This is a predicted structure of a 150-nucleotide RNA (FMN riboswitch aptamer (RFN element)) from a Spirochaetaceae bacterium. It was read from a public genome assembly, where an Rfam model found it. Its mean pLDDT, the model's own confidence on a scale to 100, is 81. The model forms 100% of the base pairs in the Rfam consensus. Lineage of the source: Bacteria > Pseudomonadati > Spirochaetota > Spirochaetales > Spirochaetaceae.

RNA sequence: GCAGAUUUUCAGGGCAAGGUGAGCCUCACGUUGUGGGGCAAUUCCUGACCGGCGGUGACAGCCCGCGACUCCUGCUCGAAUCCCCUUCGAGAGGACUGAAUCGGUGAAACUCCGAUGCCGACGGUAAAGUCCGGAUGGAAGAAAAUCGCU
Numbered sequence: 001g002c003a004g005a006u007u008u009u010c011a012g013g014g015c016a017a018g019g020u021g022a023g024c025c026u027c028a029c030g031u032u033g034u035g036g037g038g039c040a041a042u043u044c045c046u047g048a049c050c051g052g053c054g055g056u057g058a059c060a061g062c063c064c065g066c067g068a069c070u071c072c073u074g075c076u077c078g079a080a081u082c083c084c085c086u087u088c089g090a091g092a093g094g095a096c097u098g099a100a101u102c103g104g105u106g107a108a109a110c111u112c113c114g115a116u117g118c119c120g121a122c123g124g125u126a127a128a129g130u131c132c133g134g135a136u137g138g139a140a141g142a143a144a145a146u147c148g149c150u
Stems, first nucleotide, its partner, number of pairs: 001149002004147007015047001017046003023039007048130002050120002052066004061118002070095004075091006100116005122133003
């Protein structure tokens, strides 16, 4: 130094504040109800806040790609059974996979600066990017050590 092998570690952030009140509790009353009081959405409304990994002439949530979530399989292995079916787990392969413009600087920026926008799996719950849950999980990838080769 490397097209190599093994192992280890690491690998996601975010409702300040205000409003409304579905619903629930409670008290009073001349009770198919009416009135008072209380609790009540990080989900609704205003507003606030957040941004995984690699790449890209220059720093990227919204440029290219990857991961994650979800789904699929005349496939492989394992378990529940003796076999099949079925189910579960692992692997392999596949599907799906959100969102940006304008102006400025510059050799170069959809990446910087300014302005105005936009996006964000599934289950739960008063309708959730931010709460709880699968998840003490998985993982793109980052780093290190050892071996090997040069």